A computed fold for a 349-nucleotide part of an RNA from an uncultured bacterium, annotated as small-subunit ribosomal RNA, central domain.
Context: one part of a larger RNA
Formats: sequence, C1' cells, structure tokens
RNA sequence: CUGGGCGUAAAGGGGGCGUAGGCGGUAAAAGAAGUCAUCUGUGAAAACCUAUUGCUCAACGAUAGGCUAGCGGAUGAAACCGAAUUACUUGAGGGCACCAGAGGUAGACGGAAUUACCCGAGUAGGGGUGAAAUCCGCAGAUACGGGUAGGAACGCCGGUGGAGAAGUCGGUCUACUGGGGUGCACCAGACGCUGAGGCCCGAAAGCUAGGGGAGCAAACCGGAUUAGAUACCCGGGUAGUCCUAGCCGUAAACGAUGCUCACUAGGUGUAGGGAGUGAUAAACUCUCUGUGCUGAAGCGAACGCGCUAAGUGAGCCGCCUGGGGAGUACGUCCGCAAGGAUGAAACUC
Repeated sequence: CUGGGCGUAAAGGGGGCGUAGGCGGUAAAAGAAGUCAUCUGUGAAAACCUAUUGCUCAACGAUAGGCUAGCGGAUGAAACCGAAUUACUUGAGGGCACCAGAGGUAGACGGAAUUACCCGAGUAGGGGUGAAAUCCGCAGAUACGGGUAGGAACGCCGGUGGAGAAGUCGGUCUACUGGGGUGCACCAGACGCUGAGGCCCGAAAGCUAGGGGAGCAAACCGGAUUAGAUACCCGGGUAGUCCUAGCCGUAAACGAUGCUCACUAGGUGUAGGGAGUGAUAAACUCUCUGUGCUGAAGCGAACGCGCUAAGUGAGCCGCCUGGGGAGUACGUCCGCAAGGAUGAAACUC
C1' cells in the first nucleotide's frame, strides 16, 4: 500500500461543535492544470522475450529485433474532474404565521410520607424472622389524636407517551434560555456532508474546601444461620447519598447497530402538526415529523433485520485481524489522589 470485515463471532469512538483534509446540486459559454489521443525525445549496457546462430547437445555465449513504468517536448480533443466566469433553485440557510414538549439554568411555593422532639389520651408489650435473637418499652414504648422542626424525594395523571447530541430530564408557578415540528414559497443563492488533531459536554462512585444530614446505607459493631459464615436474613451504624465551588472523565456510556444523502411492497397502533370531505361535530381520506408492532422483496451463519434496515447505492470518520500473557509492563501525557489515556514483548496453547 492492499483484501475482507465491525447488532450477538475480533471490531462503531460515551456524545457534540468544529480545524486541516477528503467528498460535493442544476445550466451555459470560454480556457485547458488533471485526463485522453497522435507524433517525438529519453528510458545506458547487461538481464528478460522472439528469431537466427557458435561451442557434438545443454548450461554458457554471439547477432538482430522487441519489451518497459516513468519523465520531457509538440500538436490536438473538451465528455468527465479542477481553477476562474455567468446564471438557476430542488440541497443548506433565512423570513412570516402557527404548534407540542419531564430540553436547560435560577428563584419562589405546595401537599403526602418517614424521622426526631413537645402535648394529650392510654397500657404492656412492641419490633423482627423460615423460626428466633440482638434491639426498643413501666424512667410509660407500640397503636391513636394535635403541634413543632428538619432533610430528601415528588404518588395518582403516566402512556413500547414526550424532550434532548449523549449523559439524562417527572410536584406547582415565575423569570431567562437552547433545540424541534407544521404551513406559506417572501428573501438569499450551493453558503453543503463528513471530520485526523483540537475544544466542549459527559451517569454512578471517588477526590478538595465549606455547608447540610430526615430516610437509606459501603466500612464497622452486634444478633442469627452454618462445619465455618470475614456473606445471604435481622438490629444498629459512619463515610456517602443532598447543596455551593472546583476536580475526576469512566460504564453492559447499549439499539452491544458512527454521521449524512438517495432509492426500495403493504398492514396496523400511538404522539405532534397541516389539507380535503363532512355541519364548525363525530367519523373518514390524504400528507409531514416522531415513536412501536407486523411483514413483501432483499439481506443474514443462524437468531433475526426489514422506509427508524442489519436491504440497494454514495461520501467521510472510527475500529478489527487467533486465545492467554494484558488493557498488563515500559515510556509519555493528564490527575491532588484514586487512577485515566496511549499501549507492547518474551513466553505459552
């Protein structure tokens, strides 16, 4: 450099924005860098190929011809590609009108429940389990009523419902704010796709500082169980879980399925729009966007996928190349640390 691949066999980067690069819509005319054609120079000899030929053959050698990518020059072609020009509107964007939403950030507020404390009322148990015990309770518990405090989470609605790039987002209201969908076809005129590096976001746990601490609960301490029980079960319980600021940068970060575009039967739900018919209703038909099921063709080792493709094609990126050793060692970069990123070999089967 190349082949074949990446849902489950090894393999899609956790996600986005975007630099370089790669790739790029329709039409016209001109030019001719790429491209193509013809001519020409070069492409040493040997080697190689063909023919003839010399050693008795062959190896070996001789002669003639041929071959060769590439590079240079001349002339020409103009479909494609590039550069430059003009134009276009269907890609992308904008405008106007309308719409849905747990999208994000901040603040305020609300009710149920748990717990603690106080008051009332009341008496001997409560709790827990497979059964128990530790544990709580006559210093008055549990159960019941009232009150106070505090923290965390938001029942029903709730839905293979919605939103978001992913991580994720769910009580109510307010402020600020991102994205999306539909309709019109008004503006503008290829402004596009992807994206090595880079930058940003990134569950949980963990870390630093300061708060907070109801419930839960690693560690830890008891009680059981057991041969043992550093567990599963029970009673306690500290970090933590929560908030603010800053780190960490991982995951079965999963659809185990990169992003974008085009094309390829249907049927049936559901969410949000639009159009038509109807009566402005119900209902029906069409259509766009999302989300499910089923399934033609096709694909697939099978499972299955099947307009939300794993089908048919195109562009760009990432990644794989037998198992173990090993996501280890070493080096480097990052981090306060924990550790993360990059990432071998010997040896062995």